[in-house]
RNA sequence: UUCUUAUCUAGAGCGACCGAGGGACUGGCCCAAUGACGUCGCAGCAACCAGCCUUAACAGGCAAGGUGCUAAUUCCAUCGAAACCCUGCGGGGUCUCGGGAGAUAAGGG
Numbered sequence: 001u002u003c004u005u006a007u008c009u010a011g012a013g014c015g016a017c018c019g020a021g022g023g024a025c026u027g028g029c030c031c032a033a034u035g036a037c038g039u040c041g042c043a044g045c046a047a048c049c050a051g052c053c054u055u056a057a058c059a060g061g062c063a064a065g066g067u068g069c070u071a072a073u074u075c076c077a078u079c080g081a082a083a084c085c086c087u088g089c090g091g092g093g094u095c096u097c098g099g100g101a102g103a104u105a106a107g108g109g
Stems, first nucleotide, its partner, number of pairs: 001109008013042005021031003026077003043070003047067003051062003074101001079098003083094004
């Protein structure tokens, strides 16, 4: 960097430094000089892999090693389809399903 598979409505902050935007994109809506975002230290959470216990197996439990994560459902929506409701018939709203995109992990190239 790319491919495949799986998951994504739960959970988890303090301090220091920095100094202006940030939440992937677009549109909203939020966060932010009462210092966001980012970096570092310590702490925490527990998604995947690994470890231990348990099971015929699946599931489950413990712990926290490898990654990861610690605002808001992946913050909401975007593309398509169906159903229901409202309608001034122009359209609007609610929910479900399927895609696409994104994030993370494991394995392969």